Predicted 3D model of a 137-nucleotide RNA (c-di-AMP riboswitch aptamer (ydaO/yuaA leader)) from Planosporangium mesophilum. The prediction has a mean pLDDT of 76. Its Rfam family is "c-di-AMP riboswitch aptamer (ydaO/yuaA leader)". Rfam's curators write: This family represents a conserved RNA structure found upstream of the ydaO and yuaA genes in Bacillus subtilis and related genes in other bacteria. It was read from a public genome assembly, where an Rfam model found it.

RNA sequence: GGCCGGGCACCGUCGAGUCGCGUAAGUGAACCGGGGAACCGUGUUCCCGGGGUGAAUCCGCGGUCCCCCCACCGCGGUAGGGCGUGCUUCCCGCCCGAACCCGACAGCUAACCCGGUAGGCGGUCAGGGAAGAAGGA
Numbered sequence: 001g002g003c004c005g006g007g008c009a010c011c012g013u014c015g016a017g018u019c020g021c022g023u024a025a026g027u028g029a030a031c032c033g034g035g036g037a038a039c040c041g042u043g044u045u046c047c048c049g050g051g052g053u054g055a056a057u058c059c060g061c062g063g064u065c066c067c068c069c070c071a072c073c074g075c076g077g078u079a080g081g082g083c084g085u086g087c088u089u090c091c092c093g094c095c096c097g098a099a100c101c102c103g104a105c106a107g108c109u110a111a112c113c114c115g116g117u118a119g120g121c122g123g124u125c126a127g128g129g130a131a132g133a134a135g136g137a
Base pairs, nucleotide, nucleotide: 010123011122012121013120014119018029019028020027021026030117031116032115033114034113035112040107049105050102051101052100053099058077059076060075061074062073063072064071080096081095082094083093084092087132088131089130090129091128
C1' cells in the first nucleotide's frame, strides 16, 4: 500500500418512528394510529365470528391431517409498496408482497379518551428512457 470480514461514529434511504429538557425515572413539542355523538351510512338471509397496525391482500396447484373444511408449509401468480441520486407523471428493469395486536367488541364521528415514535438496508465511481414543473445563468 492492496484485499476480505467485523465494530463505532457520521451520511443516505424505507418507515409515524423525530426533536428538546433531565443523571435517571420521566416530561414537553411534533408526527402517526386507535376508540368515541349528532348528521349521514348500514340493516332484509343460509353459511362464515369480527376488528385493528402495516404495502404486505387475493387466487391457483401440491403437501401435512383417518376424511372434508380451516390452518400451516412449499411453488407460481396477484391487489399493493419500495428502489433505479433534486421534484412530478408515464414506460422499462429490479426487489418486497412479512409479522403482530384486540379478545366476542369497534361504520363515519365534534368534544373527549387511549396508545406508538421500533426496526431494516446501503455508503457505490456513475447511476435505464421520455415528458413536464421548479430553479439558475